Predicted 3D model of a 139-nucleotide RNA (FMN riboswitch aptamer (RFN element)) from Desmospora activa DSM 45169. Model confidence (mean pLDDT): 80 of 100. Taxonomically the source falls in Desmospora activa (Bacteria, Bacilli, Caryophanales, Thermoactinomycetaceae).

Order: sequence, then C1' cells, then structure tokens
RNA sequence: UCAAUCCUUCGGGGCUGGGUGAAAAUCCCGACCGGCGGUGAUGGAAACUUUUGUUUCCUCAGUCCGUGACCCGCGUUAAGCGGUUGAUCCGGUGUUAGUCCGGAACCGACAGUGAAAGUCUGGAUGGGAGAAGGAUGGA
Repeated sequence: UCAAUCCUUCGGGGCUGGGUGAAAAUCCCGACCGGCGGUGAUGGAAACUUUUGUUUCCUCAGUCCGUGACCCGCGUUAAGCGGUUGAUCCGGUGUUAGUCCGGAACCGACAGUGAAAGUCUGGAUGGGAGAAGGAUGGA
C1' cells in the first nucleotide's frame, strides 16, 4: 500500500411575501432548495525542473454516468434477490464543453390535509447510497 472480516462515529436542504376563497406554506403570482459515488478544460497549493514544463494533493454537475430513501414482485411480515424511479437547451471561449462563463428553461417518492404539496405533517429517535476513523489476521 492492497484485498478480506469486524467495530465505532457521521450521513438532506427549502415558501404565513402577495392574490382568490368558508377553507390553501397544497391553487395563482412571487420566493426558496439541490443526498451520495464517478467523470471533469474550474480554482488553489506544494514539490521537482530550470524557462515552461512534469508530478502530487485539495476543490469544481439537481437535469452526463451510476446510486440511495419511496414504491412493486419473489421470499418466512426476515435476511436477501430482482424490478421501477424526475428534469437542459441556447450563446460565448476553445483543438475539445454533458461539467467553465453568460442567458433562458426544466425536475422533484408515498400517505395525510377544511383545497390539488419538491418546501407543511407523518411512517422516521427509522432506513440509507456512502464518508471518516479503528481492530484483526493475510499478501
């Protein structure tokens, strides 16, 4: 340093501003939010080199790839396995942009509710992609 097994901790944000109404944080106007891993032409730092490069580390996507909660099926109401699961274009720079810059769009489980919910309440003091640290015993 790598693979294996195990342990601990961590692990989701966001509308009483206005309109209508008997009633809406659910409709309309407006506002606001963006899990995790990967990629990455962003930004930063260090070392080497010695004149412009090389290497390493940190950082950079809601809508590119994958993935989690929810839901469905099998299963013993389990473990586990399988399935389903949203949304982007235009312009600029450039050898190259799906990621940079500018602009304009779009998307968001289930159940509940005086009225239809990404933002309220609930399942959930749950689960979880994973992240960090540690232990054991191997190469």